[in-house]
RNA sequence: GGGCUUAUAGCUCAGUUGGUUAGAGCGCGCGCUUGAUAAGCGCGAGGUCGUUAGUUCAAGUCUAACUAGGCCCACCA
Numbered sequence: 001g002g003g004c005u006u007a008u009a010g011c012u013c014a015g016u017u018g019g020u021u022a023g024a025g026c027g028c029g030c031g032c033u034u035g036a037u038a039a040g041c042g043c044g045a046g047g048u049c050g051u052u053a054g055u056u057c058a059a060g061u062c063u064a065a066c067u068a069g070g071c072c073c074a075c076c077a
Stems, first nucleotide, its partner, number of pairs: 001073007010026004019057001028044005050066005
């Protein structure tokens, strides 16, 4: 220098060919239960989907550039 890939909640991840409210598990808070914990059950909070632009009536999803992590190739020495 070239190519591929990943980035979504505190953590691990899903999200189909662009379309109705952005979700799950764990964790966290409150309540029920218990003599008290744990476990179980119920409820709740928590996200501008890596950044900035673009396309579109509509973008987590498509396009471009950039940032960060990972992999491969080439070049120099």
Transfer RNA from a bacterium, 77 nucleotides, folded computationally. RNAcentral records the identical sequence in 3 taxa. The RNAcentral record of the sequence draws on ENA and MGnify. Its mean pLDDT, the model's own confidence on a scale to 100, is 81.